[in-house]
RNA sequence: AGAGUUUGAUCCUGGCUCAGAUUGAACGCUGGCGGCAUGCCUAAUAUAUGUAAGUUGAAUGGAAAUGAUAGGAGUUUGUUUUUGGGUGUCGAGUGGCGGACGGGUGAGUAAUGCAUAGGAAUCUGCCCAUGUAGUGGGGGACAACCUGGGGAAAUUUAGGUUAAUACCGCAUGAGCCCUUCGGGGGAAAGCAGGGGAUCUUUGGAUCUUGCGCUAUUGGAUGAGCCUAUACCUGAUUAGCUUGUUGGUGGGGUAAUGGUUUACCAAGGUGAUGAUUAGUAGUUGGUCUGAGAGGAUGAUCAGCCACACUGGGACUGAGAUAUGGUCCAGAUUCCUAUGGGAGGUAGCAGUGGGGAAUAUUGGAUAAUGGGCGUAAGCCUGAUCCAGCAAUGCCGCGUGUGUGAAGAAGGCCUGCGGGUUGUAAAGCACUUUCAGUGGGGAGGAAAAGCUCAAGGUUAAUAUUUUUGAGUUUUGACGUUAUCCACAGAAGAAGCACCGGCUAACUCUGUGCCAGUAGUUGUGGUAAUACAGAGGGUGCGAGCGUUAAUCGGAAUUACUGGGCGUAAAGCGCGCGUAGGCGGUUUGUUAAGUCGGAUGUGAAAGUUUUGGGUUUAAUUUGGGAAUUGCAUUCGAUACUGGCAGGUUAGAGUAUGGUAGAGGGAAGUGGAAUUUUGGGUGUAGCGGUGAAAUGCGUAGAUAUCCGGAGGAAUAUUAGUGGUGAAGGUGGUUUUUUGGACCAAUAUUGAUGUUGAGGUGUGAAAGCGUGGGGAGUAAAUAGGAUUAGAUAUCCUGGUAGUUUAUGUUGUAAACGAUGAGAACUAGACGUUGGGUUCAUUUAAGAGCUUAGUGUCGUAGUUAAUGCGUGAAGUUCUCCGCCUGGGGAGUACGGCCGCAAGGUUAAAACUCAAAGGAAUUGACGGGGGCCCGCACAAGCGGUGGAGCAUGUGGUUUAAUUCGAUGCAAUGUGAAGAAUUUUACCUACCCUUGAUAUCAUUAGAAUUUGUUAGAGAUGAUUUGGUGCCUUUGGGAAUUGGUUGAUAGGUGCUGUAUGGCUGUCGUCAGCUCGUGUUGUGAGAUGUUGGGUUAAGUUUCGCAACGAGUGCAACCCUUGUCCUUAGUUGCCAGUAUUUAGUUGGGUAUUCUAGGGAGACUGCCGGUGAUAAACUGGAGGAAGGUGGGGAUGACGUCAAGUCAUCAUGGCCCUUAUGGGUAGGGCUACGCACGUGCUACAAUGGUCGGUACAAAGGGUUGUUAAUUUGUGAGGGGAGUCAAUCCCAGAAAGCCGAUCGUAGUCCGGAUUGGAGUCUGUAAUUUGACUCCAUGAAGUCGGAAUCGCUAGUAAUCGCAGAUUAGAAUGUUGUGGUGAAUACGUUCCCGGGCCUUGUACAUACCGCCCGUCACACCAUGGGAGUUGGCUGCAAAAGAAGUGGGUAGUUUAACCUUUGGGAGAACGCUCACCACUUUGUGGUUAAUGACUGGGGUGAAGUUGGAAUAAGGUA
Repeated sequence: AGAGUUUGAUCCUGGCUCAGAUUGAACGCUGGCGGCAUGCCUAAUAUAUGUAAGUUGAAUGGAAAUGAUAGGAGUUUGUUUUUGGGUGUCGAGUGGCGGACGGGUGAGUAAUGCAUAGGAAUCUGCCCAUGUAGUGGGGGACAACCUGGGGAAAUUUAGGUUAAUACCGCAUGAGCCCUUCGGGGGAAAGCAGGGGAUCUUUGGAUCUUGCGCUAUUGGAUGAGCCUAUACCUGAUUAGCUUGUUGGUGGGGUAAUGGUUUACCAAGGUGAUGAUUAGUAGUUGGUCUGAGAGGAUGAUCAGCCACACUGGGACUGAGAUAUGGUCCAGAUUCCUAUGGGAGGUAGCAGUGGGGAAUAUUGGAUAAUGGGCGUAAGCCUGAUCCAGCAAUGCCGCGUGUGUGAAGAAGGCCUGCGGGUUGUAAAGCACUUUCAGUGGGGAGGAAAAGCUCAAGGUUAAUAUUUUUGAGUUUUGACGUUAUCCACAGAAGAAGCACCGGCUAACUCUGUGCCAGUAGUUGUGGUAAUACAGAGGGUGCGAGCGUUAAUCGGAAUUACUGGGCGUAAAGCGCGCGUAGGCGGUUUGUUAAGUCGGAUGUGAAAGUUUUGGGUUUAAUUUGGGAAUUGCAUUCGAUACUGGCAGGUUAGAGUAUGGUAGAGGGAAGUGGAAUUUUGGGUGUAGCGGUGAAAUGCGUAGAUAUCCGGAGGAAUAUUAGUGGUGAAGGUGGUUUUUUGGACCAAUAUUGAUGUUGAGGUGUGAAAGCGUGGGGAGUAAAUAGGAUUAGAUAUCCUGGUAGUUUAUGUUGUAAACGAUGAGAACUAGACGUUGGGUUCAUUUAAGAGCUUAGUGUCGUAGUUAAUGCGUGAAGUUCUCCGCCUGGGGAGUACGGCCGCAAGGUUAAAACUCAAAGGAAUUGACGGGGGCCCGCACAAGCGGUGGAGCAUGUGGUUUAAUUCGAUGCAAUGUGAAGAAUUUUACCUACCCUUGAUAUCAUUAGAAUUUGUUAGAGAUGAUUUGGUGCCUUUGGGAAUUGGUUGAUAGGUGCUGUAUGGCUGUCGUCAGCUCGUGUUGUGAGAUGUUGGGUUAAGUUUCGCAACGAGUGCAACCCUUGUCCUUAGUUGCCAGUAUUUAGUUGGGUAUUCUAGGGAGACUGCCGGUGAUAAACUGGAGGAAGGUGGGGAUGACGUCAAGUCAUCAUGGCCCUUAUGGGUAGGGCUACGCACGUGCUACAAUGGUCGGUACAAAGGGUUGUUAAUUUGUGAGGGGAGUCAAUCCCAGAAAGCCGAUCGUAGUCCGGAUUGGAGUCUGUAAUUUGACUCCAUGAAGUCGGAAUCGCUAGUAAUCGCAGAUUAGAAUGUUGUGGUGAAUACGUUCCCGGGCCUUGUACAUACCGCCCGUCACACCAUGGGAGUUGGCUGCAAAAGAAGUGGGUAGUUUAACCUUUGGGAGAACGCUCACCACUUUGUGGUUAAUGACUGGGGUGAAGUUGGAAUAAGGUA
């Protein structure tokens, strides 16, 4: 410090996720030791048991228990019992001090709180001061105790006795308090030790020391109060307040104060957020972060609050009191039912809750606290131990050597690699744990003895110091040290597709699973599970939860708003913010110094010290803050005074659809009256509804009425925006220009507020021509609640109200300043020039187009900024849910405004790029259409496919690009299928072992394979050992598979398409994907070529090179040919090689030549010559790629599967089935024909497992077999054609299917199931609906011939020649393709994407008659305990008394306040609710087709 994820790719915007650190954690797996920390975050839930606050006999009366001691009695001589408060002591009681500390918890509390800094009107027990002054003299009680009573108990009650440092007067009394300044008020307590004098009732007094007590001053400490500032969220909480704000008097308090009360005034507070609701203890700090910040408030420390819930006071220095009290409530326990007792949020512990948090431990040794003179006692504070890997830190689980690179595991290309020096082995060491032994420190004090000082009369007491002495350790088997033995007792967890370090095998097969995100898994998973290996961390490792970070995704540091989320529709203007220039002053902001404070701990730094570290500890820095004070004065602010550049005002002009009101004009539509006139009009893509013979439309004249204002008219004007258009009058706002004068900052922005605000809508009253939601009808359509047409009502108009929204858009807030220009245009001014009109400059205010710098994600913006800056306002923070719900406000309503959440997704989005696509555009091509010719689709048959059937009808191919396809040929074989019968190292290959020649002839069983039996036969080479070949048996490695996967593959093939494209290098350009080149002007069959151009070149395709055909030349003439010559029936023979022909080699054609067109280019067009003319015709040749196209059944091949079978053999059957559908063909339907007779002309092929002549035979298919290894012989008569005859338009002399009979051939075999022949039979069919196919010249059409394949079996297929047309104006349309451009929400790419209803399931949520809780307001009721006030009543020790009583007090009664509780009525919040509304998510449901292309009506 970043990374992953939106896309085909890119750059942005933007969310989600990850890597880091951390935790009082929990869970999973695992677990050796030690140190230091930490440990109920939930139920402030309920709590058994024990314990946590006592102490003091030196305050006191005393003596229940106990020890010692003295005495008595009994006695078993052990001891038992009893007496003496005399003694050590001490239960209970009185009194004092302490139980307000310490310890716990965080419920409540948004300020009665905390933090920081200040303040004045206060109190303060114990403590301090060699402070001040005193401590005199009396009195009356009450507990304990005793005697009774009540009660189960708790406990209570009556009488009697008694002490005090308990209680009460009196005296004295200050520097204390009050005061009217005269005065008045006002305290105390003793105890312990000592003894020299003095006195004595021998008790003591007195004196002294110490402690205590009283009053008071000051301090310290602690506490109370007040002020300022800061401290969470919600405005869908906007007003709150009556003791409320202030004053006066009274009361109250330790003290100020409405703290309380009476009266008076009517204030106080709030948009700088009152009130209210929710949440929350707060701080030092802690975690994180570079910081600013954000989150948090365990342990430790400060403050606060609470103690079962609520209320109250008492005591006290201090409490409204955790282990006190009273009352009410809830609850638990005891009970004799009458009544009582209790409070773990102290320490342990228990139940419960929960994912989850420890021992009913030891000790007062240390530190601290309470009491005490002290010893001491108490102390769950505390110190220790126990439990827990909960965290941090440290150590260990060995070290060295060791290659035969062992075994085993895993992988493998079978060679090896890896685990791996790892192990074993050898040599060492012994930390820690274990056993045994030694052994610090934490201990200082206190007591006692002595000594020296202080005090004192004192060698008492006491105190300080010193010496000595006696003791005090829970932890503790301490830390630590030594010895012993032995590698001995001690390693796991997570991960390994990317992010993110680390890879292979096996299993699984969208299953099981995984997952933080992206995603993974559908038979080759580095992503699941296991294994081997590796990586990371390590006594831990992962997961989950949570916080900060990354996140500049809340932006102070540090973001944005044209199009991504985001500028209010537009003005005016309040508060507020900001504000020209200059002088003076002030010193609030600002800056600097000093002082105080900012607790300690923590963090940080530097030292010390635990062996180190964590832990601990000394010093410093820091604590960014607040306060006080002294300075500085540039800037900002305040105050005072000037100035004119901002802003106004005045004067003079100008332009304008600026606004309001009232008149008025013409054109047009409609309507009405009349005339003319006749059959249609109107409307559409085409029609129909509609109007019209009752006279329309058309046309002429007259009338009526409403609305809108052609031309001018212009990216022209004007207005803040919405908006504004005939013309006249009137009234009115603003702007601009020029020159002067004047005011003197008067400015700008603007939360709330207020005004205005298109269209539509609403209310009331007018008006209503045209148009036109709704609606009716007609069309269109599968439907058509639409688009189109004919009608038509609200509305549109006017007046007056209302509404308050628009893509109210420049999707761009207002104001100010600065920053190149060019070209238009509107208004004004001015200069020049001109005869005018026009014009050229300059300047100013608008309004447009381009463009520099700059900016921007890009697009773009660019002096009217989206540039560079300043001021102010508004708004945004992922998509959806949703601008929705609820609530508030506004509205007559419609609705507007303000405005969430649950839930859900990993994206949504912007700009640009490349493609693809478009019922977008332009250009171009093709038998693509058109123009023609002939077909298919109808019939019969052939053939293939689908379907069906079947034991099987083997398998593949399935739009074009499957369907006469693999198959150039299924009777058996083929054959893969079915049935049946057989074989199992196999039908076949290699190796080992063993036996034998190989092999052959019969007979027999069987459907055959096969089996039984029989017969002939002993081979070849040889070094005589054996070897080669071959057959059978045995065993195992292996064979075999037309079994699966063409979506694991190779190879081959189809297709777009013989279409003209597809790319690269360098350069340039763009942030980038990419672009450029390859686009543009011409041209071509062509990215063919030329010109231009930030491109220049190159590759692959195109073309050419190849084959064939067309002309000529040459070479060669047999089996070919025959002009001339001889010969013949016959090129038959002699002869010849001229010709044909054959097959080798050449020539020829290149836009080469000429004219025209064109940019003079490329090229096109016409012509000449030529056999052929513009790639001459035909073929072969198929770019980058697309279709996961086809093929595992040609072959090859990975993986999987079968192995007495999915392999192998045999026989028979099937692939040939047949209601039907489709494709491809053949034959026809006839006279351009059929039949019969005669007759003519080919090419290219094939032939020994062959082809077969002549001749003969048969009606025929055929039989028999000379020649031929082929330019020789044969197949082999070519057919259409031509010449004649016949048929005469008919189901025929057309057509030949089907069927019967008889045969031929092939073959082992012709039944399932062959071809052919003859005789007989003679079906459909009379030119074919919608639709659709081929073809542009030797082509279509038509006619035969031949070959491959076969034993036999073509209407298929591959070749071959004969005869031989028609048409093409042209590119509008259909289909396909190419280039450019445009739009796009598509990229699996339009067979795309995608929206809504409905149906089903699930989820959260709104409404809902209501129902049930919580909190709370108001008005009342109620009134425990208590306090305060009052007081008829009752009672009453201290003091006073005139002895009657009084003062005072208690009880009682009563009033006020008030908790629980109750009633009524509101508010708010939560849960729930029949039913209901929309929303979200789901498998491939249904229905349409809204959006995206002109998305088919933008």

A computed fold for a 1498-nucleotide RNA from a metagenome, annotated as small-subunit ribosomal RNA. RNAcentral holds the sequence, with entries from SILVA.